[in-house]
Molecule: c-di-GMP-I-GGC riboswitch aptamer
Organism: Bacillota bacterium
RNA sequence: GUCGUAAAAGGUAAACCUGCCGCAAGGCAGGGGCACAAAGUCAUGGAUCCUUCGGGAUCGCCAGGCUGCCGACU
Numbered sequence: 001g002u003c004g005u006a007a008a009a010g011g012u013a014a015a016c017c018u019g020c021c022g023c024a025a026g027g028c029a030g031g032g033g034c035a036c037a038a039a040g041u042c043a044u045g046g047a048u049c050c051u052u053c054g055g056g057a058u059c060g061c062c063a064g065g066c067u068g069c070c071g072a073c074u
Stems, first nucleotide, its partner, number of pairs: 001073004011036002016031006034060001040066003044063003047058004
């Protein structure tokens, strides 16, 4: 630098259930585990969703920015 075929260590945690917060989308915590090599992070562009129309939500929708574990190859 490229990659995630194989191995190992570790990580995250969809649906669903419970509690709390929120008008809602949804968020947080516990259980759970479908999956994930950035499913870490930033709402910057697009997209979707909600709205009390002020504004919000989703980065586990796509692109992009920044950062990063392990390993393989060069």